A computed fold for a 73-nucleotide RNA from a Patescibacteria group bacterium, annotated as transfer RNA. The organism belongs to Bacteria candidate phyla, within Bacteria. The sequence was found in a public genome assembly. Its Rfam family is "tRNA".
RNA sequence: GCCACCUUAGCUCAGCUGGUAGAGCAACUGUCUUGUAAACAGUCGGUCGUCGGUUCAAAUCCGACAGGUGGCU
Numbered sequence: 001g002c003c004a005c006c007u008u009a010g011c012u013c014a015g016c017u018g019g020u021a022g023a024g025c026a027a028c029u030g031u032c033u034u035g036u037a038a039a040c041a042g043u044c045g046g047u048c049g050u051c052g053g054u055u056c057a058a059a060u061c062c063g064a065c066a067g068g069u070g071g072c073u
Base pairs, nucleotide, nucleotide: 001072002071003070004069005068006067007066010025011024012023013022019056027043028042029041030040031039049065050064051063052062053061
C1' cells in the first nucleotide's frame, strides 16, 4: 500500500428481506431471611463509532472518515 470482516446499554451479544431498539449478566428497589447469599417480582440504562446521501421512513441500503481484527504484498 491492497483486500475482507467488526463497531448496538456498564460487560457479552441478538436484531432474518428498511416500519415504535431487545436478551443475558451487572447495578438499583421490593418480597422472603435474625442477617447475608440464593430465589422471585420490578426498575433503571442506548444521539445503534462519526459525518453525509437515498427514502414518507435507516441500527439495517450507499459513500467518506475513525478505531479494531485477520489476510496479501